[in-house]
Model confidence (mean pLDDT): 81 of 100.
This is a predicted structure of a 76-nucleotide RNA (c-di-GMP-I-GGC riboswitch aptamer) from a Campylobacterota bacterium.
Lineage of the source: Bacteria > Pseudomonadati > Campylobacterota.
It was read from a public genome assembly, where an Rfam model found it.

């Protein structure tokens, strides 16, 4: 620097349960682990979804794609 077959010591944590916060979608905290090589930040593009106020409104990166930045391994 290039890859990402296979593997995880450490990492995170879906669905459920319960506290909480929000009209909602959903967020946050404990418990729980289905799963994750960026399930790390980032709403920029698409997709999905929510609304009492439908708009210069919100959710959501654990639903693709991009940007940023890191582990591992494997090869120069």
């Nucleotide at each position: 620097a290039u890859g990402u077959u296979a593997a995880a010591a450490g990492c995170c944590a879906a669905a459920c349960a319960u506290a909480u916060c929000g009209u909602g979608a959903g967020g946050u905290g404990u418990g729980g682990a289905c799963g994750g090589a960026a399930a790390g930040c980032u709403a920029u593009g698409g997709g999905u979804c929510u609304c009492a106020g439908g708009g210069a409104a919100g959710a959501u990166c654990g639903c693709c794609a991009g940007g940023c930045u890191g582990c591992a391994c494997a090869u120069u």